[in-house]
Molecule: transfer RNA
Organism: Phycisphaerae bacterium
This record gives sequence, structure tokens and C1' cells, in this order.
RNA sequence: GCCGACGUAGCUCAGUUGGUAGAGCAAGGGAUUCAUAAGCCCUGGGUCGCAGGUUCGAGUCCUGCCGUCGGCACCA
Repeated sequence: GCCGACGUAGCUCAGUUGGUAGAGCAAGGGAUUCAUAAGCCCUGGGUCGCAGGUUCGAGUCCUGCCGUCGGCACCA
């Protein structure tokens, strides 16, 4: 340099035909208990990597860029 996959909550990941962004864990609170833990109930937490485009409407489609991983090529 070329090709491919991936980038969504603090972490690990879903998101089906383009139509209100979600789960588990973690965090905070509550109830329970003599007390703690587990389990139970509730709550907060998002520039969907960045920029632009298409569309009435984009996490989803298109273009460019950035980052991570893998493969290939180059290494005079």
C1' cells in the first nucleotide's frame, strides 16, 4: 500500500423491513435480616467512532476519514 471484519451505556454484547436505542454484569437507592452476603424491587447512565450525503424519517443505506484485529503485498 491492497482486501476483509469490527467500532452501540463503565464492561461484554443484541438491535430482524429504515419508523420512540435495549439486555446482562457493574454503579446508586429501597425492602428484608440481630447483622452481612445471596436473591428480590426501583433508579441513573448513550455525540450509536468522526464528518458529510440520500430520505418525511438513518444505529441501519451511500461516500470520505480515524481506530482495533486478521490476511496479502512490498522491504531497493